[in-house]
RNA sequence: AGGCCUGUAGCUCAGUGGUUAGAGCACUCGCUUCACAAGCAAGAGACCUGGGUUUGAUUCCCAACAGGGCAA
Numbered sequence: 001a002g003g004c005c006u007g008u009a010g011c012u013c014a015g016u017g018g019u020u021a022g023a024g025c026a027c028u029c030g031c032u033u034c035a036c037a038a039g040c041a042a043g044a045g046a047c048c049u050g051g052g053u054u055u056g057a058u059u060c061c062c063a064a065c066a067g068g069g070c071a072a
Stems, first nucleotide, its partner, number of pairs: 002070001004068004010025004018055001027043002030040002049063004
């Protein structure tokens, strides 16, 4: 070359063809404190990219890109 798996928040991961895409840590602000930490409360933040199927795609399919095994 070939083939397999993965790609979701700053990080680690859930999740799903339709009803607000969630959790932990991290971040910001407030309360508390002389101050810090801890605690409580609130908030911001994401579906790798392009195309296709579909009434509707983050989810299904194809391709590209990136990463990790396998094989050589």

Predicted 3D model of a 72-nucleotide RNA (transfer RNA) from Callorhinchus milii. The organism belongs to Callorhinchus, within Eukaryota. The coordinates come from a structure-prediction model, not an experiment, and the mean pLDDT is 81. Rfam family: tRNA. Its family is annotated with triplet codon-amino acid adaptor activity in the Gene Ontology.